[in-house]
Context: one part of a larger RNA
RNA sequence: AGACGGGGGCCCGCACAAGCGGUGGAGCAUGUGGUUUAAUUCGAUACAACGCGCAAAACCUUACCAGCCCUUGACAUAUGAGUUAUAAGCACGCCCCUAAUAGGGCGGUUUGCGAGACUCAUACAGGUGCUGCAUGGCUGUCGUCAGCUCGUGUCGUGAGACGUUGGGUUAAGUCCUAUAACGAGCGCAACCCUCGUUGUGUGUUGCUAAGUGCCGACCUAGGUUGGAACUGCACUCACACAAGACUGCCUGUGAUAUACAGGAGGAAGGUGGGGAUGACGUCAAGUCCUCAUGGCCCUUAUGGGCUGGGCUACACAUGUGCUACAAUGGCCAUUACAAUAGGAAGCAAGGCUGCAAGGCGGAGCGAAUCCUCAAAGGUGGCCCUAGUUCGGAUUGUUCUCUGCAACUCGAGAACAUGAAGUUGGAAUCGCUAGUAAUCGCGGAUCAGCACGCCGCGGUGAAUAUGUACCCGGGCCUUAUACU
Numbered sequence: 001a002g003a004c005g006g007g008g009g010c011c012c013g014c015a016c017a018a019g020c021g022g023u024g025g026a027g028c029a030u031g032u033g034g035u036u037u038a039a040u041u042c043g044a045u046a047c048a049a050c051g052c053g054c055a056a057a058a059c060c061u062u063a064c065c066a067g068c069c070c071u072u073g074a075c076a077u078a079u080g081a082g083u084u085a086u087a088a089g090c091a092c093g094c095c096c097c098u099a100a101u102a103g104g105g106c107g108g109u110u111u112g113c114g115a116g117a118c119u120c121a122u123a124c125a126g127g128u129g130c131u132g133c134a135u136g137g138c139u140g141u142c143g144u145c146a147g148c149u150c151g152u153g154u155c156g157u158g159a160g161a162c163g164u165u166g167g168g169u170u171a172a173g174u175c176c177u178a179u180a181a182c183g184a185g186c187g188c189a190a191c192c193c194u195c196g197u198u199g200u201g202u203g204u205u206g207c208u209a210a211g212u213g214c215c216g217a218c219c220u221a222g223g224u225u226g227g228a229a230c231u232g233c234a235c236u237c238a239c240a241c242a243a244g245a246c247u248g249c250c251u252g253u254g255a256u257a258u259a260c261a262g263g264a265g266g267a268a269g270g271u272g273g274g275g276a277u278g279a280c281g282u283c284a285a286g287u288c289c290u291c292a293u294g295g296c297c298c299u300u301a302u303g304g305g306c307u308g309g310g311c312u313a314c315a316c317a318u319g320u321g322c323u324a325c326a327a328u329g330g331c332c333a334u335u336a337c338a339a340u341a342g343g344a345a346g347c348a349a350g351g352c353u354g355c356a357a358g359g360c361g362g363a364g365c366g367a368a369u370c371c372u373c374a375a376a377g378g379u380g381g382c383c384c385u386a387g388u389u390c391g392g393a394u395u396g397u398u399c400u401c402u403g404c405a406a407c408u409c410g411a412g413a414a415c416a417u418g419a420a421g422u423u424g425g426a427a428u429c430g431c432u433a434g435u436a437a438u439c440g441c442g443g444a445u446c447a448g449c450a451c452g453c454c455g456c457g458g459u460g461a462a463u464a465u466g467u468a469c470c471c472g473g474g475c476c477u478u479a480u481a482c483u
Stems, first nucleotide, its partner, number of pairs: 001483002003480001005478001007477007015467002019431005026323008034314002042053002064309007073124001077123008089113003092107005126298002129296003135292002137287003140283001142281001147186006153162003165178004192275004197243007206233002210231003214227006246269001249263005325424001329383007342371002346365002351360003390421001395416007437459007
């Protein structure tokens, strides 16, 4: 100087407490361990691995296994030799054969190839083979914690110290003040994006207040109401540019400082909400299977192709989720109100058909124009505390869709079946406001397949007296036989 202490002081954080809802018990989905297997490819392993790489394993993917094939090779460059010149060759198409690639035959008119293609030979290609403890790059984590340092100077024999400490204050090494320090850098904050208010501009595909006539309905003798149209850009909305919030104003506290408390005005008040942004470093943290790359290894195989299988196994254990155990509910009928986003090998309306999944057909739309029912909610009815009109696993039968192909191993529908489960031990997780909880919707991936992931809006709480304790962290100080 650090590190550490079941030493001390001060402070912070959904860290505890106060609350709300979960997990741990059940069934299922999914990942992992283990076991099994010809193979169950590989990696990730406390927090910081385990719905993770995988934003889609039937084939492909695919790296694994079995079998069958290839060896200048599926791909690149170069050299040499040969074959081919307007008909041949190759690609390509059809047929035979094969489990399939391969192999054989025919066509090669039309399509493509012309310093091109093919064959042989040699340098070489190739490797998701090993080493993340040889590396780059990227990433996680402490932690969006408030820290980490430097120049000059001063002190000390020196390692080093001071600065960075004290008194206040802050979300903050934020600022003020004191001060052998004076300054500076990387961080903090601000600058960036988005939401919230207003103004100006622009109005089509957006909007429709007022006006005008038209077409209905109702009552009635001019009113009410519905529809389309024209004028219009008032309003909503869209996208550009501005304004706006700065402790700016007032009062109090305080040290006449920084600041804090209350108030006014304001759409918004003290960082307005959210995001992006991650200092010096730590963990020889993760990744050689994204990519790049040193070294080592394989080279008729550890390379390449194909078919089938496997990654989906199943005494068990465990993580993360979904659905429930019901009446704040279930079922039936009826009736409202979104936002994000996507659409041409696509989204698909009305119509017909089927109990339904779906099928037929296809208006419109490369989309502010067309397409996609929001659900919880409201209203009415049934159920009456039961393993039930709760719950839906499992299984049977018949179908639908995608796709060469649903046996291993897809998703969906109908009918039948109707398991466990009556609120979950020890323990443990998330959350402080438009949050938790709850409800649906969209997208990526994608032929098909979502309880996962990433987003969107609807409804919308409770609690916080506080910092003794648990966990993590910051500053100062102290002990130490540790470095």
This is a predicted structure of a 483-nucleotide part of an RNA (small-subunit ribosomal RNA, 3' major domain) from Cylindrocystis brebissonii. Its Rfam family is "Bacterial small subunit ribosomal RNA". Gene Ontology terms of the family: structural constituent of ribosome and ribosome. RNAcentral holds the full RNA, with entries from ENA and SILVA. The source organism's lineage runs through Eukaryota, Viridiplantae, Streptophyta, Streptophytina and Cylindrocystis.